[in-house]
RNA sequence: GCGCGUGUAGCUCAGUUGGUAGAGCAUUCGACUGAUACUCGGGGGGUCCCAGGUUCGAAUCCUGGCACGCGCA
Numbered sequence: 001g002c003g004c005g006u007g008u009a010g011c012u013c014a015g016u017u018g019g020u021a022g023a024g025c026a027u028u029c030g031a032c033u034g035a036u037a038c039u040c041g042g043g044g045g046g047u048c049c050c051a052g053g054u055u056c057g058a059a060u061c062c063u064g065g066c067a068c069g070c071g072c073a
Base pairs, nucleotide, nucleotide: 001072002071003070004069005068006067007066010025011024012023013022019056027043028042029041030040031039049065050064051063052062053061
């Protein structure tokens, strides 16, 4: 330099071929207990890597970047 893949919550990831952004863990509050742990219930937390485009509507489609990984040279 070229090709492919990945980028979504603090972490690990899902998102059904465009229609209200989710799960587990973590965190926080409550229940339970003499107390702690376990268990159960609730809450907070995301401009979906960035910038444009298409569309009534984009995490999703298109274009250009950036970061990381793999392969080729």